Predicted 3D model of a 1514-nucleotide RNA (small-subunit ribosomal RNA) from a metagenome. The sequence is in RNAcentral, with records from SILVA. Its Rfam family is "Bacterial small subunit ribosomal RNA". Gene Ontology terms of the family: structural constituent of ribosome and ribosome. The prediction has a mean pLDDT of 84.

RNA sequence: AGGGUUUGAUUCUGGCUCAGAGCAAACGCUGGCGGCGUGUUUUAGGCAUGCAAGUCGAACGAGAAAGUACCCUUCGGGGUGCGAGUAAAGUGGCGGACGGGUGAGUAACACGUGGAUAAUCUACCAUUGAGCCGGGGAUAACUAUCCGAAAGGAUAGCUAAUACCCAAUGUGAUUCGUUUUAUUAAUUGAAAUUAAUUAAAGGUGGCCUCUAUUUAUAAGCUAUCGCUCAAUGAUGAGUCCGCGGCCUAUCAGCUUGUUGGUAAGGUAAUUGCUUACCAAGGCUAUGACGGGUAGCUGGUCUGAGAGGAUGAUCAGUCACAGUGGAACUGAGACACGGUCCACACUCCUACGGGAGGCAGCAGCCAAGAAUCUUGGUCAAUGGACGCAAGUCUGAACCAGCAACGCCGCGUGGAGGAUGAAGGCCUUCGGGUUGUAAACUCCUGUCAGAAGGGACGAAGGUGUACAGGCAAAUAGUCUGUACAGUUGACGGUACCUUCAAAGGAAGCCCCGGCUAAUUACGUGCCAGCAGCCGCGGUAAUACGUAUGGGGCAAGCGUUGCUCGGAUUAACUGGGCGUAAAGGGCGCGUAGGCGGUAUUGACAGUCAAAUGUGAAAUCCCACUGCUUAACGGUGGACCCGCAUUUGAUACUUCAGUACUUGAGUCUAGGUAAGGAGAAUAGAAUUCCAGGUGUAGGGGUGAAAUCUGUAGAUAUCUGGAAGAAUACCAGUGGCGAAGGCGAUUCUCAGACCUAGUACUGACGCUGAGGCGCGAAAGCGUGGGGAGCGAACAGGAUUAGAUACCCUGGUAGUCCACGCCGUAAACGAUGGACACUUGGUGUUGGAAGAGUUUAUCUUCUAGUGCCGGAGCUAACGUGUUAAGUGUCCCGCCUGGGAAGUACGAUCGCAAGAUUGAAACUCAAAGAAAUUGACGGGGGCCCGCACAAGUGGUGGAGCAUGUGGCUCAAUUCGAUGAUACGCGAGGAACCUUACCAAGGUUUGACAUGUAUCUGACAGUCCCCGAAAGGGGAUUUUCCUUCGGGAUGGAUACACAGGUGCUGCAUGGUUGUCGUCAGCUCGUGCCGUGAGGUGUUGGGUUAAGUCCCGCAACGAGCGCAACCCUCAUUCCCUGUUGCUACCGGAUCAUGCCGGGCACUCUGGGAAAACCGCCGGUGACAAACCGGAGGAAGGUGAGGAUGACGUCAAAUCCGCAUGGCCUUUAUGCCUUGGGCUGCACACGUGCUACAAUGGCUGGUACAAAGGGUUGCAAUACCGCGAGGUGGAGCCAAUCCCAAAAAACCACCCUCAGUUCGGAUUGCAGGCUGCAAUUCGCCUGCAUGAAGCCGGAAUCACUAGUAAUCGCGCAUCAGCUACGGCGCGGUGAAUACGUUCCCGGGCCUUGUACACACCGCCCGUCACACCAUGGAAGCCGAGUAUACCCGAAGUCGGUGUAUCAACCGCAAGGAGAAAACUGCCGAAGGUAUGUUUGGUGACUGGGGUGAAGUCGUAACAAGGUA
Repeated sequence: AGGGUUUGAUUCUGGCUCAGAGCAAACGCUGGCGGCGUGUUUUAGGCAUGCAAGUCGAACGAGAAAGUACCCUUCGGGGUGCGAGUAAAGUGGCGGACGGGUGAGUAACACGUGGAUAAUCUACCAUUGAGCCGGGGAUAACUAUCCGAAAGGAUAGCUAAUACCCAAUGUGAUUCGUUUUAUUAAUUGAAAUUAAUUAAAGGUGGCCUCUAUUUAUAAGCUAUCGCUCAAUGAUGAGUCCGCGGCCUAUCAGCUUGUUGGUAAGGUAAUUGCUUACCAAGGCUAUGACGGGUAGCUGGUCUGAGAGGAUGAUCAGUCACAGUGGAACUGAGACACGGUCCACACUCCUACGGGAGGCAGCAGCCAAGAAUCUUGGUCAAUGGACGCAAGUCUGAACCAGCAACGCCGCGUGGAGGAUGAAGGCCUUCGGGUUGUAAACUCCUGUCAGAAGGGACGAAGGUGUACAGGCAAAUAGUCUGUACAGUUGACGGUACCUUCAAAGGAAGCCCCGGCUAAUUACGUGCCAGCAGCCGCGGUAAUACGUAUGGGGCAAGCGUUGCUCGGAUUAACUGGGCGUAAAGGGCGCGUAGGCGGUAUUGACAGUCAAAUGUGAAAUCCCACUGCUUAACGGUGGACCCGCAUUUGAUACUUCAGUACUUGAGUCUAGGUAAGGAGAAUAGAAUUCCAGGUGUAGGGGUGAAAUCUGUAGAUAUCUGGAAGAAUACCAGUGGCGAAGGCGAUUCUCAGACCUAGUACUGACGCUGAGGCGCGAAAGCGUGGGGAGCGAACAGGAUUAGAUACCCUGGUAGUCCACGCCGUAAACGAUGGACACUUGGUGUUGGAAGAGUUUAUCUUCUAGUGCCGGAGCUAACGUGUUAAGUGUCCCGCCUGGGAAGUACGAUCGCAAGAUUGAAACUCAAAGAAAUUGACGGGGGCCCGCACAAGUGGUGGAGCAUGUGGCUCAAUUCGAUGAUACGCGAGGAACCUUACCAAGGUUUGACAUGUAUCUGACAGUCCCCGAAAGGGGAUUUUCCUUCGGGAUGGAUACACAGGUGCUGCAUGGUUGUCGUCAGCUCGUGCCGUGAGGUGUUGGGUUAAGUCCCGCAACGAGCGCAACCCUCAUUCCCUGUUGCUACCGGAUCAUGCCGGGCACUCUGGGAAAACCGCCGGUGACAAACCGGAGGAAGGUGAGGAUGACGUCAAAUCCGCAUGGCCUUUAUGCCUUGGGCUGCACACGUGCUACAAUGGCUGGUACAAAGGGUUGCAAUACCGCGAGGUGGAGCCAAUCCCAAAAAACCACCCUCAGUUCGGAUUGCAGGCUGCAAUUCGCCUGCAUGAAGCCGGAAUCACUAGUAAUCGCGCAUCAGCUACGGCGCGGUGAAUACGUUCCCGGGCCUUGUACACACCGCCCGUCACACCAUGGAAGCCGAGUAUACCCGAAGUCGGUGUAUCAACCGCAAGGAGAAAACUGCCGAAGGUAUGUUUGGUGACUGGGGUGAAGUCGUAACAAGGUA
């Protein structure tokens, strides 16, 4: 610090997700030790048991027992002493308001921070001052009696105090008044003073100088602890105020003790704190009131920071103590382990009544994913009480449990290669695990055993000494010394010794992000997954194993927080098209605001002071062996307050100015608005004339209209609406919007000016107004147009598009509605920032004063620079650079929906969510592909022609069917006379049957053997089996070669996967394309080049050009044919010479010609003319055998179709191994209702038959071709000359030509089918061959829709040859020659293709994408008659405890009084208030609900095809 994920790729926007850190955690697997921490986050749910607050005998009275010693005894027991002034209980004092727990409530002066208290209190403590005199009456305990189950209580009697009461004194304090004085905004402050009121308690130790009794004690004195009244301090507490910190406006108004005053009451104290009366206030958009949530803080976690989240442990503070209410006591409480009442719950009960409160420490139950011991000690620290010793203390300190967290240590170290074994992988060579192990030598942490053994302890007690108080050697305080003592932890930490590598490693991950891979298993299954995504037979992604990576006594997962996320943007974002500018204006609050100057000093800036608790964080040092942890010091705490100072800027107040803004005068502009009046053209209708058969409408029609006279045409009339031309990216208006002419009314803008005011301004939340069309209400109007509706067409349908009609509406008046793609998809204002060119209005200047020109200004357009922008684009009319103000956005869908509220007559509008769901949705641009987009061009693509196919029969291939098997593959074009260039056996892969297992075939090892083969015989369908016969080579004698047998490695497989592959092939397509290097342009994908103008068969060439070059393709080079020349002459040829023959190059010469097969030449738009751009090129011509690529062939770019082939071959993987291998016999591949493709033969006279006569080319031939001859009607046979071929043979070419017959018919056409008889090949011809002869003589008379080939030596037609091959199904395939046409105007259309351009929501690329209803399943949600809760409000009823008030009979010790009685107290009753409860009515919120609404998701469902291309009606 970033990464992954939208796309074919790119840039951007934007969400989702990951890597980091953390946790009071939990879960899974695993687990050696120690230290320091932490440990019910859930039910503020309920609790058994024990403990958690007591203490003081130096405040007081009273006072046991067990036991023991002695004595007595009637042996039952009794008494005395000790126990012991002890225990327990009581009166009294102090403390139970601290400490400990919890976070329910609380949005509040509760908390934090800073202030105020002149508005207050404060036990114990400290200091100071003054005191402590004299009396009195009770009461508990106890005793007795009684009630009660118990808890507990009643009555009578006795008694004490530091308990209670009265009085004295009054340093003082308090109250009223008076006086003085300080300060303050003001007041209750301080001081002085008269009067009144107002205190106390003693305990303990010691002493005898004085007094009294006299051993000594009391008074007294003394010491100490206490007590009282005051003052001051300290500590703690109360109250008040400024500021700060949650969400919600789908909560907008709230409030009656409410706001203030007066009086009274009340409090420690201010205050509506309470009451009465008076006034009518108070709060709120800077968010009142309401609702939801929550203890707050120091801090903690995270973050670069700003922030965000959080508030366990520790610390401060608040609140609470089963729930609710209340007071009492007290310095302090409205009191966790106190009291009273109500309620709920639990327990006891003798049913009459009682008891209780773990959110103290342990512990239990429940709940939950989840959280510990019913431990030890007061040794230390702290607290309560006490003079003290001491007692109490679940505070605390320790220990226990838990890897819950942090930190530390260990599980050994060194050497050790034959790189052992085993595992795993393997290309079988090896690699890896791996110095890892074994083995050798060491060490000794932890754990184990034995021994020693702490710090934490300071004090306190006793004795002695010194000092203070004192008369004092008592006593007490302080100090010093000595003595004997105090440790839960703990025999722990730590130290020493011993033995022994011995007891101690797991977890997660390995497709990318993200470090780390292989094998096997599985086969869209099982499963994984944080995101993208893996898995459908070769999974680095599932499971296991090997190996590796990471961390480590832990490792992963889950949850939560911050980060990354600049993804709420203060730091630090945006709004033309991605989400986002309000439809427009006026204007309130608010925010912001020109120039100069004076003052103030609020903001701002500076300094000082106070505070900002400690802990934490940070730094330094330091203590535990280290660290965690701890100690000391520093820094920090960025804040708040006070004081002092500065005055530039902002602010406030004053004064002045003119440039912002406005006013005035003069002139000008316009479809700006409202109202009234008027005009002409057109349409329709009405009346009349002329006139006759149609009109109208459409792609074509029909509905419709017309002989009852339309349409057309002429005349007249009526009505309503809209204003042609002018008219213009012209004008006006804020926007919506505004278009004939004239008038009236008021508005706006522009120009000029030496006038005036003097900042009066800008923006604008709420608010108010305007606001197209459609729609609504009332009343008019209604020509044309025209939703709905009707009819006609179209169509598979057509509730549409088209046509004929037509109602609302459109128009007017008044009133609503308040929305639009209300768009420049661009809020308003101001300022600044290069230009060019139009146009509208105006001004100034120049100009014969008019055409025009120049300059300026206000608008309105186009182009474009810098800049900006993701790009497109924008660009002085900014989307540039700045300032101010407003509105709005934060992933897509659900959804602008639901609920609520406001508005509306309604329609609906405004405001506006969530659950759930997806990993995208989106913007711009790029390359392709596509379009029922456009332009240009080509092709037997169409057209023009010729001949076919489709109909018949047959052949052949395919599908289908059949079968034991009909082997397999090929399936639009690009399968179907294809693999197969030849299935009777073989082939052969299929089926049946019979056999065989190292095998039919290859290599190797080991052992044995000497044969094997051949021949003969037997069995058998054969394969094969058995038997007989026969029997190797070399040698260095070890053996080797070779054959056979056995065993083992292995062979074999036309078994699967062409979607694992190589190779080969088809197709687009012989189409003209496909790319690269460098440069340039672009953020980039990419572009340019390769586009453009011409031209070509061609990206062929030329020109131009930010391109310049190059490669693969095109062309050419190659082969054949066409012309000529040279060479070559046998087997070819024969002109010439000679010879021979019936005849023939038959023979000798010969090589001229033909020809053979080698070489060369020739054709290049080269020449001429024209066109063209002085080009490329095209057109025409000449010459030439050939002319513009001369004809044909070979040659197939980058790529596409997961095209074809594992059955040509090769090959990975899988499968098989007495079988899916191998051998054999027989069968099948040839089966036949049918369908299709490709062909052959025909349907006839351009023909058929018969006879005769000509002319080829290219091939083949020794397992062969085979002549002459003979036989046969023929196929063929016999026979064999010749030929290994320019020699001989196959071999006859056929159509053609000549002649005859046939005469239009199912024929002398046609030949299928069938019968008989033969021939050939072959082991074999039945399934299942070909050929011949005779006989038979089917369909068929030119072929529907549709469809194919061909542009010249082509089509058509005619034969010939060859490969394969024993033979053949060949009518197929591949070649060869003979005869030999027609037509092309042209590119509108069909098909295919190329280039450019355009649109796109496509990229698996239109066979694309995609929308909605319906049906089914699941999920969440709205409505709903109601039903069930929870909260809360109001009114009323009832009214506990209790304070306060009233009354106060009977009754009562203290004081007064001789007494009666009084003062006072007080039960009881009662009034106000008052919790819970009840009744009624609202309101908020939650759950549920028959039925119902839409929404989301789901594999291949149904119906259509709305959108994306002009998406077929933009």